[in-house]
Context: one part of a larger RNA
RNA sequence: GAUUGAACGCUGGCGGCAUGCUUUACACAUGCAAGUCGAACGGCAGCACGGGUGCUUGCACCUGGUGGCGAGUGGCGGACGGGUGAGUAAUACAUCGGAACGUGUCCUGAAGUGGGGGAUAACGCAUCGAAAGAUAUGCUAAUACCGCAUAUGCCCUAAGGGGGAAAGGUGGGGAUCUUAGGACCUGCCGCUUUUGGAGUAGCCGACAUCAGAUUAGCUAGUAGGUGAGGUAAGAGCUCACCUAGGCGACGAUCUGUAGCGGGUCUGAGAGGACGACCCGCCACACUGGGACUGAGACACGGCCCAGACUCCUACGGGAGGCAGCAGUGGGGAAUUUUGGACAAUGGGGGCAACCCUGAUCCAGCCAUGCCGCGUGAGUGAAGAAGGCCUUCGGGUUGUAAAGCUCUUUCAGGUGGGAAGAAAAGGUUAGUGUUAAUAGCGCUGACUGCUGACGGUACCAUCAGAAGAAGCACCGGCUAACUACGUGCCAGCAGCCGCGGUAAUACGUAGGGUGCGAGCGUUAAUC
Repeated sequence: GAUUGAACGCUGGCGGCAUGCUUUACACAUGCAAGUCGAACGGCAGCACGGGUGCUUGCACCUGGUGGCGAGUGGCGGACGGGUGAGUAAUACAUCGGAACGUGUCCUGAAGUGGGGGAUAACGCAUCGAAAGAUAUGCUAAUACCGCAUAUGCCCUAAGGGGGAAAGGUGGGGAUCUUAGGACCUGCCGCUUUUGGAGUAGCCGACAUCAGAUUAGCUAGUAGGUGAGGUAAGAGCUCACCUAGGCGACGAUCUGUAGCGGGUCUGAGAGGACGACCCGCCACACUGGGACUGAGACACGGCCCAGACUCCUACGGGAGGCAGCAGUGGGGAAUUUUGGACAAUGGGGGCAACCCUGAUCCAGCCAUGCCGCGUGAGUGAAGAAGGCCUUCGGGUUGUAAAGCUCUUUCAGGUGGGAAGAAAAGGUUAGUGUUAAUAGCGCUGACUGCUGACGGUACCAUCAGAAGAAGCACCGGCUAACUACGUGCCAGCAGCCGCGGUAAUACGUAGGGUGCGAGCGUUAAUC
C1' cells in the first nucleotide's frame, strides 16, 4: 500500500446493489418449514344446497341425492429442495481412465391388459388405560393382497426342459343387444412384460493433496490362492481350508491439524495466505448402533435399541430432538424480523381446476462493504465584527461571512403512475385420432383472469438556501506551526524517542494538513 463475513471509539443526510453467529456440532418456549389425489376405494364426522316429516312459521328431526370432504384403505412424493462443517489426511475431493452394475418418473420400439379367490381398515359393539394407546368380536371395498390362464420378447438350464405378468378409472357416442345398470365402439389417464436411450447412482485404477522422525518399524482377514456364500455388481465383502506373505527412509505406522475443488485476497510475476457469500462434490442430523420400506435411504422434520438431557404422569407408564425459517437463553469483541406472498422462477401431488412450498421472490434491521449523489452556485474588500498571534506598525482566519443575483438535485408536500403477465380459461379455423361434423390432442387467430413487492420505481408540480460534516493528524519517518498551561509531574508513543520552567512531541486554543458520510484504532493476510 492493498484486503476483511470484522469489532471498538467519535460522528452520521439520501439512494442502489450486496453481505450479516467466524465463538458453544451449546440447550431450546412458540409458530410455521411436505404434502397431495374423491378421475383408485368403502364411505359420510362436519359445512353448504336440494328433498321429506313434524308443525309452535322458523326451528327440530330424517335423508350420500348434489357440491364437497374429517378420519380410514390405496397411490405418488416425504432419498428433492433447505441447514451445518462435527468427523474425515483418504471409504473424501480434483483430473484422467476403466468394467462387472442398478435405475421410479421421462423418451423410444415390440407385445399384452383374459378369468377367479380369500381377507382387512374405516364402521358397529364390548373391554382395558390417567394419558399415549391397546385388545376381542362382527360387517365391507379397491388401481390393496393371492392363485389360475396366456408368454412376442424375458430369466434359468445338465440344451432334454423348466419358470414367470397385469388393474382398472374417466370423457364422448350412431347403429345393434339389454335384466335398463350396461354391453359394444372410441379418446385420454393408467397397469404388465420387454428393447434401446437420456439423465442419475454404485464400484475399480493411476496421479496429485498440511505438519512432525523429539513417531521406525507396522500388519492375522493381515497378503495371496482354491471352493462356497453374499451383492444390482468386481473383490477377504464374508466364511472353510491351504500358502506365508503384504506395507515401509520415494517416510509405512503413530501423533497433531484440516471438509475438498471452482475460486478469493495479495503480488509485476513466481509465489504466499485463505476456502464467508455463489456453484460442484463429500460428510453429518441430540450421542452410539441397527435394520425396515422403497427405483433410490441405512433416511434432518421415519422406525427400533442403548445412553445423556428435558417435559407430562393418577407413579403403572408415556412424549421430545431448530447444524430448516423466524425467535429465546447461554457463550462472545461481535452478527438481523417470532414480517408479506405464492404475483414470478422452480419443486411435489393431481386429467385438470387447484392445493402445498420459511425453496424462492420481496419487504424490515445494521454506514458491515462497494458504488453514486447531496450538504448549494455566482458575485462580493469597508479586506467588517469577533477570535488568535504580534516586533503594536500590523499579520491571519478571509471572498470566508454579511449583502446582492440565481438554482432546487436529495429530503418534505401535492397529483399522476408502470414494466415485471405469459400461461391457464373462452370462442374459432386448420390438422391428427375416430364410424363420427361427439370427445380429446397439436398448431394458428381473436378474446381474456391473475401483482406480495406497492401507490413502489418513474414523471409532473409547490415552497424555500431552506433540513444535511465530521474524524484523525501537524518532532523525523510523513503532508501540515504558533501561543498558553504543565514542569521527568500529568501524560504521549508504530520505531527513533518527547516531558526535570520559553515543549512545533503532553493538555487546550488559533491556524494548518489529509481523508470525507465517514475517519481513526485494534485484529488478521499478502

Annotation:
Predicted 3D model of a 526-nucleotide part of an RNA (small-subunit ribosomal RNA, 5' domain) from an uncultured prokaryote. It matches the Rfam family "Bacterial small subunit ribosomal RNA".